The part of an RNA shown here (small-subunit ribosomal RNA, 3' major domain) has 474 nucleotides and comes from a metagenome.
Its Rfam family is "Bacterial small subunit ribosomal RNA".
Context: one part of a larger RNA
RNA sequence: UGACGGGGGCUCACACAAGCGGUGGAGCAUGUUGCUUAAUUCGAGACAACGCGAAGAACCUUACCUGGGUUUGACAUGUACGGAUUAACUUUGUGAAAGCAGAGCCACACCCGCAAGGGUGGAACGUGCACAGGUGCUGCAUGGCUGUCGUCAGCUCGUGCUGUGAAGUGUCGGGUUAAGUCCCUUAACGAGCGCAACCCCUAUCGUUAGUUGCCUGGCGCAAGCCGGUACUCUAGCGAGACUGCCGGUGUCAAACCGGAGGAAGGUGGGGAUGACGUCAAGUCCUCAUGGCCCUUACAUCCAGGGUUGCAAACGUGCUACAAUGGCGCGCACAAAGCAACGCGAGGCCGCGAGGCGGAGCAAAUCGCAAAAAACGCGCCCCAGUUCGGAUUGCAGGCUGCAACUCGCCUGCAUGAAGUCGGAAUCGCUAGUAAUCGGAGAUCAGCUACGCUCCGGUGAAUGUGUUCCUGAGCC
Numbered sequence: 001u002g003a004c005g006g007g008g009g010c011u012c013a014c015a016c017a018a019g020c021g022g023u024g025g026a027g028c029a030u031g032u033u034g035c036u037u038a039a040u041u042c043g044a045g046a047c048a049a050c051g052c053g054a055a056g057a058a059c060c061u062u063a064c065c066u067g068g069g070u071u072u073g074a075c076a077u078g079u080a081c082g083g084a085u086u087a088a089c090u091u092u093g094u095g096a097a098a099g100c101a102g103a104g105c106c107a108c109a110c111c112c113g114c115a116a117g118g119g120u121g122g123a124a125c126g127u128g129c130a131c132a133g134g135u136g137c138u139g140c141a142u143g144g145c146u147g148u149c150g151u152c153a154g155c156u157c158g159u160g161c162u163g164u165g166a167a168g169u170g171u172c173g174g175g176u177u178a179a180g181u182c183c184c185u186u187a188a189c190g191a192g193c194g195c196a197a198c199c200c201c202u203a204u205c206g207u208u209a210g211u212u213g214c215c216u217g218g219c220g221c222a223a224g225c226c227g228g229u230a231c232u233c234u235a236g237c238g239a240g241a242c243u244g245c246c247g248g249u250g251u252c253a254a255a256c257c258g259g260a261g262g263a264a265g266g267u268g269g270g271g272a273u274g275a276c277g278u279c280a281a282g283u284c285c286u287c288a289u290g291g292c293c294c295u296u297a298c299a300u301c302c303a304g305g306g307u308u309g310c311a312a313a314c315g316u317g318c319u320a321c322a323a324u325g326g327c328g329c330g331c332a333c334a335a336a337g338c339a340a341c342g343c344g345a346g347g348c349c350g351c352g353a354g355g356c357g358g359a360g361c362a363a364a365u366c367g368c369a370a371a372a373a374a375c376g377c378g379c380c381c382c383a384g385u386u387c388g389g390a391u392u393g394c395a396g397g398c399u400g401c402a403a404c405u406c407g408c409c410u411g412c413a414u415g416a417a418g419u420c421g422g423a424a425u426c427g428c429u430a431g432u433a434a435u436c437g438g439a440g441a442u443c444a445g446c447u448a449c450g451c452u453c454c455g456g457u458g459a460a461u462g463u464g465u466u467c468c469u470g471a472g473c474c
Stems, first nucleotide, its partner, number of pairs: 008474006015465002019428005026319008034310002042053002064305007073131001077130006089104006108121005133294002136292003142288002144283003147279001149277001154193006160169003173184003199271004204239007213229003217226003242265001245259005321421001325380006337368002342361002347356003387418001392413007434457007
């Protein structure tokens, strides 16, 4: 000077309390450990590993295993030599393929030449030499990127002053704030990185614009046309919120409390934004890179297998255990996206998954597209059930060269555990929790119940800081 204390004071945070819903029990999905295995590739390990890298493991991916091949190589550059046919294309044998061995065919540019032909060169091929290659090791040699403390309010510097010095002061103290935010005091005076603001979305209004959007009216079976641009909406520009106004408290301060006006009030809500640093935190398997190691193999190609194995244990989820429910019929109301190797309407076939077909649409025009919960009517009558759907059998559909290992979906049949979950433990303070559906990335298909967005319905509790956890200042 820090760090620490079962030392003290002050303060904050879904930290506790108050409340709502879960996890821990069941079945399944998924990740991990362990075990197994020829291989079950590798990494991640308290918080901050475990639906994590992986926003798509049947082949590919793929790094692992078994087997079969290649050796200047799957890929790059240079160089020497070779020959005019190699390569490409067609094709034969062998083979699981890769590959290996063979056959056919044929170029381009320039110069000489009437022509036949000859010479040279680049690309390409073959042989050799330099070299390529490595998801091999070291994240404790590194860059870059990332997590975490933490969106916590801190971390420093110049000059001055104090101290023998390390260092202190400033940054402390009194108030105040979400904030080292601001005010006052003051041997300090200033400044920088952070805070805040500037950026984006959203909430109100104005204005400009008016199609593909919207709307009285007329016409039309309809699609739509004519008309309009007021409204909704779209998207550009602006306005608006600043403690600006009033009252009170306060040090004539900063600020706080209440009120008015207002769509919005004291940071309006959300996002992006992450200081100096900490954890030799994570990543050499994104990439880059030092060193070390392999070089007929730790490189590379191919086929098949594996990463999906299953006594057990843990994490994260989904579906439930039902009546605020299940089932049937009817009937409304979104937002945000995506679409040409695509989205695919109406129509027809099929109980259905789906098939046939192809209108329209590079999309405010057409399509995906049905929103679902909600609401109305009816049935069920508390039961392992008209709850629950695991598991299994059969029959089908789709994608794809190919669904055995190892895909998804449909129909019929089957109908397991489960009656609200021990100790313990998690999330959440408002359009939040809870609940309901929609879309997208990846993607041929899909193991998505994951992830990231979008809207619908829509609570309860707290106005406290004794305690648990973490953090800041003295």
Its mean pLDDT, the model's own confidence on a scale to 100, is 84.